[in-house]
Context: one part of a larger RNA
Molecule: large-subunit ribosomal RNA, domain V
Organism: marine metagenome
Parts: sequence; structure tokens; C1' cells
RNA sequence: UCCACAGUUAGACGGAAAGACCCUGUGCACCUUUACUAUAUUUAUAUAUUGUUUGUAGAAAAUAUUUUGUGUAGGAUAAGUGGGAGCAUGUAUAAAGUGCGUUAGUGAAAUACCACUCUUAAUAUUUUUUCGAACUAAUUCUUAUUAGAAGAACGUGUAUAAAGGGUAGUUUGAUUGGGGAGAUAGCCUCCUAAAGAGUAACGGGGGUGUAUAAAGGUAUUACUCUAAAUAAUUUAAUAUUAUUUUAAGAAUGUAACGGUAUAAGUAUGCCUGACUGUAAGACUUACAAGUCGAGCAGAGACGAAAGUCGGUCGUAGUGUCCCGAUAAUUUUAUGUGGAAAAGUUAUCGAUCAACGGAUAAAAGGUACGCCAGGGAUAACAGGCUAAUAAUCCUUAAGAGACCAUAUCGACGGGAUUGUUUGGCACCUCGAUGUCGACUUAUCAUAUCCUGGAAUUGAAGAAGAUUCCAAGGGUUCGGCUGUUCGCCGAUUAAAAUGGUACAUGAGUUGGGUUUAGAACGUCGUGAGACAGUUUGGUCCCUAUCUACUGUGGG
Repeated sequence: UCCACAGUUAGACGGAAAGACCCUGUGCACCUUUACUAUAUUUAUAUAUUGUUUGUAGAAAAUAUUUUGUGUAGGAUAAGUGGGAGCAUGUAUAAAGUGCGUUAGUGAAAUACCACUCUUAAUAUUUUUUCGAACUAAUUCUUAUUAGAAGAACGUGUAUAAAGGGUAGUUUGAUUGGGGAGAUAGCCUCCUAAAGAGUAACGGGGGUGUAUAAAGGUAUUACUCUAAAUAAUUUAAUAUUAUUUUAAGAAUGUAACGGUAUAAGUAUGCCUGACUGUAAGACUUACAAGUCGAGCAGAGACGAAAGUCGGUCGUAGUGUCCCGAUAAUUUUAUGUGGAAAAGUUAUCGAUCAACGGAUAAAAGGUACGCCAGGGAUAACAGGCUAAUAAUCCUUAAGAGACCAUAUCGACGGGAUUGUUUGGCACCUCGAUGUCGACUUAUCAUAUCCUGGAAUUGAAGAAGAUUCCAAGGGUUCGGCUGUUCGCCGAUUAAAAUGGUACAUGAGUUGGGUUUAGAACGUCGUGAGACAGUUUGGUCCCUAUCUACUGUGGG
């Protein structure tokens, strides 16, 4: 060095199972409920099946008779309208007489008498109906039956309303340095933004979902702010007046930015252009939207005129389409004429705020879970980084009686390591098994012991600090699943770390982390909890590499 055999399992991110954890899907299933929408069912009412009587009962309607009607003024209780000069009584009849009127007066309206009508109430009759009572023939029940019992109720059909996780179909969104929790989403302003425009982040600051009939138009080609100082009045402050300085340091309804004194700021007069119909041309821009706009026509405001005026110093104060409402309308309008309806124009109804708005209408649980996928994305391990951590160096204020550096060392500064906690999300989700214990180790040295030195605030002994040094060594128990830690007894010492927090195709399975069950807490509930408790399948006959042993070439 090769071969064979017998072994051991460190590696082949070994085999097995398109990861069960996690995320994604406008996937699925089951479960829950005060999610949404339906619905079985229940209840109530009406009606059909459904018929006959009755009442000192109730209600409604009609008819007849009678009754009823008060403002003030006026004889006085004027219902209204029309007619009306008489009417009633009296008597055998007539007359006389008497009463009521006419007249007059009051009043909006005038009375007797007649007719009609309204209103209030009573009585009578008729019809309908409710309620109560009864009947038997529909219908129902019992029975061996000619029968009996119940009875217009129950039941059933239809319609309407209410309740309705009993049942069903669905929804339960997005961004996100994994997901969840929190936060956010439209619009305006500044910075980031790299001197044209534009430009991202869960980057840094703020504002907005309006206000205003003057805070608008125009003319006066009016006026000038603010702050400070000084003086007067005043005890002083405030306020007022005067002077000086101040270019804006004020104000501009409101955020910020830009602008503004020739004012866009302040004030006064007159007004309503905060107009109707349009619009060349530009800006912006994927689209849809958004912005500016001379000019023309009409009718006006202000101004002597020239002119200015289609809201506001500018940039926020917002919502497509559909649907509906209101007004107008030389549009259409189903044989014709109308109308209904539709269209057009103007206006209105959205925290459609997840603000380019999926529907008129929508929340949760799953550890009983399933599927498709993802290392596009988390938990373990690795990698990068090194804020944090650990170690070292430096400076030396101070402590050390005195003396910075025997020893300790603040405030600072600089490195190293890759052992902590993190950040990132780069391999792995068609699987890289996770804490601790056991077993077996191997390496580093920043050395715990043993060895050799230096300094010492080293007399000796015992120490302290530092340097060299990895050869060997570095305990047994109690509690806890524990690593760790505390305690006990020893020891020369009971070192710190790396090795997929070494090691499960070597062992275990106490913990964590499925399915059962329970407690506490939370939740209406299904259920949930780095809360607790009890229980709970650990597969692999070794092909290659590696290593061990034996034999042979």
C1' cells in the first nucleotide's frame, strides 16, 4: 500500500414521509355567535274549508218622529237659507176680544207662519257586525255496532307580520424588515431630494374634511406696520399723544412654504362680476381627473376717465359611475290626441375616510384539522454584522499616611474575540430532530491545580499582580426536568470556552411541543393563555467514506 473477513456508527446536510410548526392562497372543511342573508319551525291576525237559531248585551249605517243651537247690541237663548203679511185662539159659523208678528228699534244677519238644510240628543224600525248562549249536518275522536262524545271550535291550505345558529349559504380586506398586537391609508405644506421637473422608507416636522354676504367687486392711484428708547398725562403698570431709530423684524380667518409696503396689509363710499353663453392657447398627465386662460356675445357694478370685476395673496377644505329626489324643459312618448314613463339642463342625497369607491346587505374559533405552495417568510442550527456582551490596551482625576501606576482606578479614547442578548433573512420548509441527563471524546488558552520567573506597600510563612507554560489533572452528594443556582462534605484544583449551544442511523425522553382531562384567568361562545396540573408509539438488517481488530498478498 492492496485485498478479504469481523466489527463501530463520525460523515455521505444518510433512508423513510412534496414539513404537521410558521407564512401565503380573494384554497377547503367543521365548529361558534347579539357577523350578513335566507329558511324549517313556532306564535298572532285575516281568509277558505264553514252551516242553523237566539238575546232587556255592545258597535256602525240608513229611515221616521221628536228634540237641540246663549260673543256684543237688541224686549231676548237670532243654527242657516228661501218664501212671507199675516198667523193662532175664540164661536154652530162669523164677528168682537186676546196673543204672536208686520212697522219702529238694535244688529253683520229679524223675528209670526210655511218649506228645505246643518248641528246636538232621545225613541222606534230595518240591515250588517262583535260578544255571549245554543243546535247539528261539514269536520274530529272513541268503539264490536245500529251507536256515543266533541263541534263550526280543532285541523289543513293561502296571505301578512314577529320570533327564529334548529338548519343552510357565505363573508370576516391590505400594507407590514415573518405573522400577530399597535399604527397607517384621501388631500395640503416643508425637509430628506443630490442648484430644471420628478423621486422611496412603519424616514423627520406640521396641517386638513372648512370659513366668509364680507373676510367679495370697484373707487379713493387714501393710509403704513412692528419693536425699542425718550418725553408728557399717571404713584407705577396698561392705554393715549409726540419725537427718534428700525425695510418689514408686523399683518395677511387657518398649517407650512412661497409672496406682498407700487402693497396682496389697514380704512371709508357705492355696490353684488360669489354673472349667463362660450373659448384661442398652454401647464400637468398611463388613463380618468386636475390647473391657468387672453378674447367674443349678453346683461351689469364701481370709476371723471383709462379701466377693473366670471369670488377670496397662492397652494388643502374632498368622492367616478349606477340608483333615487326636487325644479325647469320648442326632446321622445308604442293606432291618433293626451297622460304615465323616459331623456336633457340645474341642484341635492356617500367618515363609499380601506378616500380609483368589488355587494343594497357580512364577525369569530380550530391543539380534531385538511390541501396547494414557500426557505419569495418566522422558530433550531449555520452564515454576515458586532449595537449589546466578554477580554485587552491607552490616558490618569482620585484612593493608597506621604507617593497616580505594590494594589485599586472615575470621566474619556483605541482594539480584539465571535462564548451572551440582538440585527439581517443568505443555504435548507419534495424535513438540517429541539432542552437537559448518560456515554465517548477532541481542540483552544483569555491557566483553576501542578512547573518556571518578575514586581511587591516581598523579613519568614502566607498572599497580591504580571509574564512563560496546554504534559497531566480538574470530586462525591441533597433540591429542581433543569443548564444555571443554593446547600452539605471533600480536594492540589473543583478553570473558561469551541466542536450543528460536540455527541438521539449511540442511549434516555424528565422538560418543551399534537390528540384525553382539569384548575385559575380571559372570551356571549366556539375556544385561548413563554399560566398551572395529570397522561401521552423515539423506525432504519450499514452501500460508500472514516475508524478498530484479525488474516493474506